Large-subunit ribosomal RNA, domain VI from an Actinomycetota bacterium, 265 nucleotides, folded computationally. Its mean pLDDT, the model's own confidence on a scale to 100, is 89.
Context: one part of a larger RNA
RNA sequence: CGUAGGAGACUUGAGAGAGGCUGUCCCUAGUACGAGAGGACCGGGACGGACGAACCUCUGGUGUACCAGUUGUCGACCAACGGCACUGCUGGUUAGCUACGUUCGGUCGGGAUAACCGCUGAAAGCAUCUAAGCGGGAAGCCCAUCUCAAGAUGAGGUCUCCCACUGGGUUGACCAGGUAAGGCCCCUCGUAGACUACGAGGUUGAUAGGCUGCAGGUGCAAGCACAGCAAUGUGUUCAGCCGAGCAGUACUAAUAGGCCGAGGU
Repeated sequence: CGUAGGAGACUUGAGAGAGGCUGUCCCUAGUACGAGAGGACCGGGACGGACGAACCUCUGGUGUACCAGUUGUCGACCAACGGCACUGCUGGUUAGCUACGUUCGGUCGGGAUAACCGCUGAAAGCAUCUAAGCGGGAAGCCCAUCUCAAGAUGAGGUCUCCCACUGGGUUGACCAGGUAAGGCCCCUCGUAGACUACGAGGUUGAUAGGCUGCAGGUGCAAGCACAGCAAUGUGUUCAGCCGAGCAGUACUAAUAGGCCGAGGU
């Protein structure tokens, strides 16, 4: 821009893409078969490999904005705390992201077929799956499963909302303007993300931050008291501190405002 008014939702599916793998064992059955050795078809079940998708409950990884321990040195000193030394080093670790983790997938079923196997059957009194006719038959084909999909210009469908304004004019056309439903700008953000888009919100508000509580992490703070010559230990203390998690709460910031947007060939 189009989809012959303007919008908001929900959809149909022309078409396109993805996927389609395979092993071992058990039962049937030591049966059929075979002198024996050996050893099935058909059918049923169990467990795997590789591949793929989703997810983070578990197990692990990461977790340089969390906690603790500790070395050297500096910040007059003690104590406390902080800076630097690869995040100084070390031990743990929330969320998130992840695989080595978890769950799931290939299937089943229907249709038409290939090679091939048949039925009936003449040409050709026989025979013949074929000439007329009718069946069976693949990991393959078309469906089925999952994803995208009406710019599918063949531009589809359903529901709901807004209404037929004002001025000009060469008067079913065209131009301009203010609006409706609605949308956008702007702002707070994330389940989204390179940007954009998408999604949640904008005071009639829990969108983010803060605060409070909880979960979770670390592992028992400082100060004081006591014991000990002291290092240190014990008590107060399952303490103190705490990133991303879950709730509550308008304290802070989403204020105020602006713009676009039909009149139906």